[in-house]
Context: one part of a larger RNA
RNA sequence: GGAUGAACGCUGGCGGCGUGCCUAAUACAUGCAAGUCGAACGAGUGGUUGCCUCUUCCUUCGGGUUGAGGCUGCCGCGAGUGGCGUACGGGUGAGUAACACGUAGGCAAUCUGCCCUUAGGACUGGGAUACCCAGACGAAAGUUUGGCUAAUACCGGGAUAACUACGGGGGAGGCAUCUCCUCCGCUUGAAAGGCGCUUCGGCGCCACCUUUGGAUGAGCCUGCGGCGCAUUAGCUAGUUGGUGAGAUAACAGCCCACCAAGGCAGGGAUGCGUAGCCGAUCUGAGAGGAUGACCGGCCACAAUGGGACUGAGACACGGCCCAUACUCCUACGGGAGGCAGCAGUAGGGAGUUUUCGGCAAUGGGCGAAAGCCUGACCGAGCAACGCCGCGUGAGUGAUGAAGGUCUUCGGAUUGUAAAGCUCUGUUGCGAGGGACGAAUGGCCGCGGUAGGCAAUGACCGCGGAGAUGACGGUACCUCGCCAGAAAGUGACGGCUAACUACGUGCCAGCAGCCGCGGUAAUACGUAGGUCACAAGCGUUAUCC
Numbered sequence: 001g002g003a004u005g006a007a008c009g010c011u012g013g014c015g016g017c018g019u020g021c022c023u024a025a026u027a028c029a030u031g032c033a034a035g036u037c038g039a040a041c042g043a044g045u046g047g048u049u050g051c052c053u054c055u056u057c058c059u060u061c062g063g064g065u066u067g068a069g070g071c072u073g074c075c076g077c078g079a080g081u082g083g084c085g086u087a088c089g090g091g092u093g094a095g096u097a098a099c100a101c102g103u104a105g106g107c108a109a110u111c112u113g114c115c116c117u118u119a120g121g122a123c124u125g126g127g128a129u130a131c132c133c134a135g136a137c138g139a140a141a142g143u144u145u146g147g148c149u150a151a152u153a154c155c156g157g158g159a160u161a162a163c164u165a166c167g168g169g170g171g172a173g174g175c176a177u178c179u180c181c182u183c184c185g186c187u188u189g190a191a192a193g194g195c196g197c198u199u200c201g202g203c204g205c206c207a208c209c210u211u212u213g214g215a216u217g218a219g220c221c222u223g224c225g226g227c228g229c230a231u232u233a234g235c236u237a238g239u240u241g242g243u244g245a246g247a248u249a250a251c252a253g254c255c256c257a258c259c260a261a262g263g264c265a266g267g268g269a270u271g272c273g274u275a276g277c278c279g280a281u282c283u284g285a286g287a288g289g290a291u292g293a294c295c296g297g298c299c300a301c302a303a304u305g306g307g308a309c310u311g312a313g314a315c316a317c318g319g320c321c322c323a324u325a326c327u328c329c330u331a332c333g334g335g336a337g338g339c340a341g342c343a344g345u346a347g348g349g350a351g352u353u354u355u356c357g358g359c360a361a362u363g364g365g366c367g368a369a370a371g372c373c374u375g376a377c378c379g380a381g382c383a384a385c386g387c388c389g390c391g392u393g394a395g396u397g398a399u400g401a402a403g404g405u406c407u408u409c410g411g412a413u414u415g416u417a418a419a420g421c422u423c424u425g426u427u428g429c430g431a432g433g434g435a436c437g438a439a440u441g442g443c444c445g446c447g448g449u450a451g452g453c454a455a456u457g458a459c460c461g462c463g464g465a466g467a468u469g470a471c472g473g474u475a476c477c478u479c480g481c482c483a484g485a486a487a488g489u490g491a492c493g494g495c496u497a498a499c500u501a502c503g504u505g506c507c508a509g510c511a512g513c514c515g516c517g518g519u520a521a522u523a524c525g526u527a528g529g530u531c532a533c534a535a536g537c538g539u540u541a542u543c544c
Base pairs, nucleotide, nucleotide: 001544002543003542004541006540007539008538009537010536013390014389015388016387017386018385019383020382021348026346027345028344030343031342032341035084036083037082040081041080044077045076046075047074048073050071051070052069053068054067057064058063091301092300093299101225102224103223104222105221106220107219110218111217115214116213119210120209121208123157124156125155126154132147133146134145135144136143137142166185167184168183169182170181171180172179173178193206194205195204196203197202227273228272229271234264235263236262239261240260241259242258243257244256246254276298277297278296279295280291281290282289283288303324304323305322306321307320326337327336328335329334354380356379357378358377362376363374364373365372366371393423394422395421396420403414404413405412406411427485428481429480430479431478432477433476437471443464444463445462446461447460448459449458488533489532490531491530492529493514494513495512499528500527501526502525503524509516510515
């Protein structure tokens, strides 16, 4: 000199863009943060159309009208069964010195829901169960007995194709175990679904089953690379290897039985300490050094420790079980909970924000769609915490005014500074207008592509009407008004730009180093002046 997720002191006008618990991975009141689908299913319930039965009142005996019940159609609500999602998104950095990360490879040792693609299929049956009804127990959480019912929930039988596994024949290739192609034998599945159109034959869409290839995501293995201490020198028994069996999607001591006695280490094993890693960031001419906030990638964790279940995927932050600590409820028998999600509270600390608005946009989940959910996100609020920009006026103005300070008492300086005069209106204040971000989707109409007898529909395109904005009456624009509302901080002995007076008298004090102060202190305190930077300026801490 540069830099900071900074803090402290004094000061403080505005805007834009960023950033904001680095400490206690301490404990958490309250609200919200993951739901959705009625076009999978059966009940229930509200409104309404039509029909039937009963009924009140009126009656011209035709009927009108009131209420209740049943059936049917439509529109909602919604507990339950079921499907998908909840493994993403969001947070934190405790642990981890490790194939955790980075980089380069390998898998002839692997899996992959939704998506795209290839080829086919979807036959025929069955028994339950939740909700509900009746009952029992319990303070509650909840548990339990009997009965009824549905499905895209669950289960069985048979047929067929392909793939896989196994056995056999042939061919090709490689990287050792082998891999690929082809033929034969054996084994294995489904939703009978929903919606729409129909000339009632069927067709279309969405789901479903098997399968080929892909994409995406994941798993495993390996070479190399990146901390300190040798005042840590020996470490290791599932340890190192083999055979066999098991487990896994898959290789492997991953696990087990038996056998052998190996394996690592001065090129630093083992131990201890510290630490998430990287893209990057800061500095530096570079080499290098330091760091790993925000943003992006990977990893790990979810009160602490352990475990599995479900599932394509978890050993699962807002799932389950067990143990422990803590907190809460209790009728004392027993139960409930987990903010390192967004806000917020207490505590710790030098120190870090609102219990805000909205799903309008982008993205995600579900759904055919409308749509619903979304503290992701988009915005607003607070904070000079940072960077950038703007302003606090401009021109003119010498009687060089007054006042202040100094003085050799002549004057010098503050100083064109002020006043005065002439302007401007950035910003501000008031008034008026007023956005971009929003065109997709959906609706209506038309056309095309493939297929089909046709219709609906799928996909693509064109046209039309109408709707949708939290921010926000904000940005921005126009008009009007007033120089009016807006400057401080540090320094002035040398380093180092900037000096005098008074007070003090080794006192009070200053200080980054040298050092200053004991009666004329340019070094302390105050004043005037000056210098530097400026909505900031100094100090402290840390890095280069």
Model confidence (mean pLDDT): 81 of 100. Small-subunit ribosomal RNA, 5' domain from Bubalus bubalis bubalis, 544 nucleotides, folded computationally. Its Rfam family is "Bacterial small subunit ribosomal RNA".